Model confidence (mean pLDDT): 82 of 100. A computed fold for a 153-nucleotide RNA from a Verrucomicrobiota bacterium, annotated as FMN riboswitch aptamer (RFN element). Rfam family: FMN riboswitch aptamer (RFN element). Its family is annotated with FMN binding in the Gene Ontology. The source organism's lineage runs through Bacteria, Pseudomonadati and Verrucomicrobiota. Of the family's consensus pairs, 100% are formed in the model.
RNA sequence: AAAGAUCUUCAGGGCUUGGUGAUCCGGAAUUGUUCCGGAAAUUCCAGACCGGCGGUGUAGCCCGCGACUCUCUGCUUGCCGGAGACUGAUGCGAUCAGGUUCGUUUGAACCGAGGCGCAGCCGACCGUACAGUCGGGAUGAAAGAAGAUCGCG
Numbered sequence: 001a002a003a004g005a006u007c008u009u010c011a012g013g014g015c016u017u018g019g020u021g022a023u024c025c026g027g028a029a030u031u032g033u034u035c036c037g038g039a040a041a042u043u044c045c046a047g048a049c050c051g052g053c054g055g056u057g058u059a060g061c062c063c064g065c066g067a068c069u070c071u072c073u074g075c076u077u078g079c080c081g082g083a084g085a086c087u088g089a090u091g092c093g094a095u096c097a098g099g100u101u102c103g104u105u106u107g108a109a110c111c112g113a114g115g116c117g118c119a120g121c122c123g124a125c126c127g128u129a130c131a132g133u134c135g136g137g138a139u140g141a142a143a144g145a146a147g148a149u150c151g152c153g
Stems, first nucleotide, its partner, number of pairs: 004150007015047001017046003023039007048133002050123002052065004057096001060121002069085006075078001090119004098111005125136003
């Protein structure tokens, strides 16, 4: 101490709020409808809360990656590998770092943030009273992070 090989560990957060009441249970009556009582949504309404990984100036919404779903495909048919589709959401303002051009001795013009201020927005599938936050596939998979051994001199 590079490439490469094998292996190990790790690798997701978030309603103990208020309202409503589909539905269910019990009771009653003038019995198929209505009344009374109770339970009842983290899904509805209001409010609250959350933010995987790498890059870049400190990023959920800039670029890229992973995850869900779907299609195709290889063989050594495995807890295996490859290719593709799909893949959400940001504006404005001020300012700095920095940069460009001109000037040429300390000036001018322009460009310029993810940090600051303000206002917004987004969040697979299945289940269930309609879900980013509940339950489930998932004690899974994985971008990737850290490390060990080998390897070279």